[in-house]
This is a predicted structure of a 706-nucleotide part of an RNA (large-subunit ribosomal RNA, domain II) from Georgenia sp. Z1344. The coordinates come from a structure-prediction model, not an experiment, and the mean pLDDT is 83. RNAcentral holds the full RNA, with entries from ENA. Lineage of the source: Bacteria > Actinomycetes > Allobogoriellales > Allobogoriellaceae > Georgenia.
Context: one part of a larger RNA
Formats: sequence, C1' cells, structure tokens
RNA sequence: GCCUGCGAGUUAGUGGCGUGUGGCGAGGUUAACCCGUGUGGGGAAGCCGUAGCGAAAGCGAGUCCGAACAGGGCGCAUUAGUCGCGCGUUCUAGACCCGAAGCGAAGUGAUCUACCCAUGGGCAGGUUGAAGCACGUGUAAGAGCGUGUGGAGGACCGAACCCACUUAGGUUGAAAACUGAGGGGAUGACCUGUGGGUAGGGGUGAAAGGCCAAUCAAACUUCGUGAUAGCUGGUUCUCCCCGAAAUGCAUUUAGGUGCAGCGUUGCGUGCUUCUUGCCGGAGGUAGAGCUACUGGAUGGCCGAUGGGCCCUACAAGGUUACUGACGUCAGCCAAACUCCGAAUGCCGGUAAGUGUGAGCGUGGCAGUGAGACUGCGGGGGAUAAGCUUCGUAGUCGAGAGGGAAACAGCCCAGAUCAUCGGCUAAGGCCCCUAAGCGUGUGCUAAGUGGGAAAGGAUGUGGAGUUGCAGUGACAACCAGGAGGUUGGCUUAGAAGCAGCCAUCCUUGAAAGAGUGCGUAAUAGCUCACUGGUCAAGUGAUUCCGCGCCGACAAUGUAGCGGGGCUCAAGCACACCGCCGAAGCCGUGGCACCACAGCAUGUCCCUAGCCUUGGUUCAGGGGUUGUGGUGGGUAGGGGAGCGUCGCGUGGGAGGUGAAGCUGCGGGGUGACCCAGUGGUGGAUCCUACGCGAGUGAGAAUGCAGGC
Repeated sequence: GCCUGCGAGUUAGUGGCGUGUGGCGAGGUUAACCCGUGUGGGGAAGCCGUAGCGAAAGCGAGUCCGAACAGGGCGCAUUAGUCGCGCGUUCUAGACCCGAAGCGAAGUGAUCUACCCAUGGGCAGGUUGAAGCACGUGUAAGAGCGUGUGGAGGACCGAACCCACUUAGGUUGAAAACUGAGGGGAUGACCUGUGGGUAGGGGUGAAAGGCCAAUCAAACUUCGUGAUAGCUGGUUCUCCCCGAAAUGCAUUUAGGUGCAGCGUUGCGUGCUUCUUGCCGGAGGUAGAGCUACUGGAUGGCCGAUGGGCCCUACAAGGUUACUGACGUCAGCCAAACUCCGAAUGCCGGUAAGUGUGAGCGUGGCAGUGAGACUGCGGGGGAUAAGCUUCGUAGUCGAGAGGGAAACAGCCCAGAUCAUCGGCUAAGGCCCCUAAGCGUGUGCUAAGUGGGAAAGGAUGUGGAGUUGCAGUGACAACCAGGAGGUUGGCUUAGAAGCAGCCAUCCUUGAAAGAGUGCGUAAUAGCUCACUGGUCAAGUGAUUCCGCGCCGACAAUGUAGCGGGGCUCAAGCACACCGCCGAAGCCGUGGCACCACAGCAUGUCCCUAGCCUUGGUUCAGGGGUUGUGGUGGGUAGGGGAGCGUCGCGUGGGAGGUGAAGCUGCGGGGUGACCCAGUGGUGGAUCCUACGCGAGUGAGAAUGCAGGC
C1' cells in the first nucleotide's frame, strides 16, 4: 500500500417543549406496594386541568397599590384537558466516536546510573633521582660545595585497565550510540568484584537540569478516569421538494457564543408583496457658486494706519522701490463652506400587470456569524498592491454548459431524462477548427496589428485658417549688399559683431549703426534686403485618423494559442450570409404543484335537511386534460430500499432450504427476480405489524492476511 472483517447521535428520567396518533373527557391518571398462571385484578397518596390577584396574612370574578366608590397593574368576560405510544428537539448524565499535555491518591523501583558505607582485588616494562644519611672538602664554629648512598612524586614514557579528543565509515546500522585509524590517564581526587544504604517535589549530583532500569524541568504502575479539549480528524443506503450565511449588536470577545437578520416546515391571514405608469412629498449628494456666510488664496487700482528719511522747541509739514486694513476690478479653492442645486434612490396615494414556491403573524427545526473577485461611489495607502475598510450591483461561494489558448469571481447563459432534429447568445467564419482566403469604400508598411510613458520627428491620409505667387513666388544659380562712419562711450585696442548708450541721415533696385563665423584690432566669409536667370506653385499654423523612435535578461522563437497573413487572414465604417451552448424550439418519458373535468364502488369526519339512517355538501386516496416548475453546499421537509430478530396469517424444503456461482430479465434509485445449470447439505420465503448492537472509503482508525 491493497484486500477482508470490526468501527461513531445510543440509553435512562411517572424530565421540559412541539408534533402525529390513540383512550377518556370538565375531567384525566395512578406511584410505591399487594394478590396473582396471565398483557389480569386491586391500590386515590400524589400530579395536571377546571380562577385569579397579592411578598404575605388573605380576599375572590376579581384582586393588588391606595384614604378612596379615583386611577392604574395583572386577571374574568373569550372553557380542553389529561394519560399512553411514535417522532423532532432540548435538559441532566461520558451523551456521536477517537485524541492530549497534565492534576491527585495509593503503591513499585538504586540488578542501569549518582553518591556513600563495609570488605576484597588490580596496575608489564622502562625513566628521572627529592628529603634524609655517609664520606670528603670547607669555616673560629656554621652555612655551603662535591662524591656516593637513598628511593620521594595527584613525577616522565608506555601495555593491561579506564576514558572518549579528532577523523572516516555506519544512519530501513553488524549495533535503539557501534567499528577502523589515531588520541588522553595509566601509584592515583586511580580502576574494579561482592554485600549494603539514600525514593519521586523526593534522592543523588567536582553542577550538565545531569542521573534515578533504552523513560526525567519531577520515574514507573494502578486507580480517580470514558479527566477536560470553545481545538483537529472521522461519522456508513436511495430518491423527491425547497434552499441559506460569511451581516448588526453584545461578549476576559474576536477561528467560540447569545439575540436579531437570511433558510425550511406546520398553522393562521388573504393580495396586504413586487414591477411599471401617473400624482403628491421630504432631502442637500454630483455639479456649480461664493461682495450669499465661514475659512483659504493670486494679480491690479485706491490707499487709512504703522515704519524709514527730511524738517522740527511743540504742534504741524514734506517725502518714500517699506508695510498694507477697508473698499474696488478680475480670476480661483473647500469632507467637516452654501445664495443655489439635479439624476438616481426613498416615502405615500392611485391604475394596470404579476401572483403555486409573494407579503405579514405565529409555532417546530436549523445552518451561518473566516467570505472572494469584478464594475461603480468613497475613506486609509503613494488617486501602490491579487492591499485594506465601508456603500451599491453582479458572479463565485453552493453553478455545470459555450467564449476568453489554458484561467472559482470577466462575457454569454441557469444543466429533470432521452434524441445521429431545428433556431440563436457571447464569440467567431485562411489551415489546425464548426462556419465567408464574403461585398463596398477608405486607412496602415510599422508584422503596427500581436505589451508601455513623458518626450521627440519634413512618416503618411483627411479637414480648415493664413502669407507670397505669370506685375514671376519658394528653392537653386549669377550679381549687388554701399556712403557719412572706425556712430558715441569704454578700452592697450573695440573698426557692424567683449560691454554700455543711442539706433539717425544720404545714395539708391536694395543694403541692419548689422544674423552668424572670423581677427590682437583691422581684414576676410556670410545673412537680412535687392536685381537677373529659371519656371509653377510655395511657406506658416490648427485639428483629426493610422503609423515611427523612446523599447535592455537570463534553457529555445517565447508580449497573435500555432501555422501563417500586407487592395489582408490588420484597422475604421456600412451591409448580406453562416457557424456556434446542457439557452430556446420540436418529439417522447418521469416527478411535483396549481386549476378544470369525470368517476365516485368503498371508508372517515363535520354541517344542513328530513328525522334516527338515509340524502346532499366538504375533505382524503383514483383518473383525464391544460398550464407551470424540477442546478445546488450548510441546512429544513417528504417518500422509500436493504440487514438482524420478534408476533400473527399464508407458503416452500433431503424428489435438496439458506449461502456461493454461470446464463438471463426488471425497476427513477437504494435494490429485486422468473426459469435453468453447478456447488452446498437444513433451514427458508411472503403479507401486515413490531423492535434494533441496522448500511463503510476515508478517522497518520483497530485486527488479520498478502
């Protein structure tokens, strides 16, 4: 890992609430217990209901507060309960199942290991040579020195023994700590045998929170114990109907919970819902505006006040490139400004449409209370984020199908089933690939299309405005471009051309007191301007369409899905076709709901009539038709299948039950089965009821097998 088996909402309570059903009914019912063959008979204590109000005494259709006959609160007038059984849910219990780390109690452990006590054992060999002593020397005596002797030391080297520093291997190991090669201690605080001691908030510790039996920041075993777990995981058959939420408030609350909101289901009500038109309202957003307020803020005019300067004994006066109120002119800004002010939205009325799955009320049962993205309106941020937080709408969530190459949240569209029929949506129609290399008119040359900004540019097409132009423009070429004058100043110099000031006149077709280059300054070249040659358009500017540059990344083109595409297979406009989905239509089937019709044999209840069992009506089950509906997670509701056992009725079986198995068939499904063959060898089936240890794929599930 697979297979088989096992594996999770149970049980109890004269509990609570609700619902279905049954008995009795203003009543209903027993409990313990007793008798007893019995599901029988007794047992009235008690409980619920029939009356409430008050804290209570108490009073009573009233009562309480109160002085009250006032007023008010709760009641009456408005009468259905009670006892079983089933189901839903809840409470108390382990309470759907598995899962802690832990806490407490009583015990068991020092055969591992830590330390201690008692008693034993062990340490090859080699080296060094302390004190002391002897002799010699030496001294006044010493001290000292030398030579021997001697054999000290947590001394030296190094086996056994003990340790474990380095490195390699090993890492489902040979081994739950080892092996190889080296390494450290090796007469000592040494190593070691045997016996004994210290015990769990305790021991022991040359101290690492180390060790106390492969377990230690509190051992192990059993018990309390099924501790608790707002947490994680798992929770087993089918079909049908409806179908959410990820919000508000509160919370030692934030991944939990309570109430509300939204779902479902029963009952009641019955158009009250929703949409659109019309009518009537409230409002202060977008926008706009501001000598309409509060504030901000730019420029001009006016110029009070204050300052500077001059004058001045004081007072006054003059002046000012300072300041600049008020006023005025013009142009602006504002979520917390408004003289104004929409569109939507909201409220009410009315009419029409809609109306089985609308609204409202009430009871049972829930789930949800982590939301996500996109468009629009805002806040935060940086007018960043697949960011965050609100409002509003949609989708996903819980939604399949078609498109977007692929792609929860985008576009189209909401899947009951079948169908080798048809029409469309978004999006497409050269090939991959279903359908047009469709038609018409233009544009693009960049593979733009098929990624990007500020900015830049005689790209190109279109629409304007304007200047010059056969009295000859624009460009090119030829020629002129002068004189006063080297203007004045400045300067070493300044002559058109460093700089400052002025910027005239003359001759002329025209020529600046000079556009640029240049010189030390001149000179020189050139331009503006003019004539000629030539010959028909040539400049400036605005807007629009499509393009160009700006444009650099790592495996391999790689920023159309690919091939490939240029009067297009690109772009714009207009038009005609077609393809294209689980959409819509056609045909057939199923289920549910509403309405209508029919038949009502039979059964039950209520009401009316006649009257005491008939009839009519209403409801339920049947059938036909019409119309509608049938995506679905959490979740609510309904109907069923199957397993084991029990009761009653009916059946099968050694001429072969169940089980297993081959062939075959039926049902929307869980599932079921005729016939026949094999195996098997004793029980089984069916109808109606009842009761559960009742359904397996998941829980790092448990056991076994492979």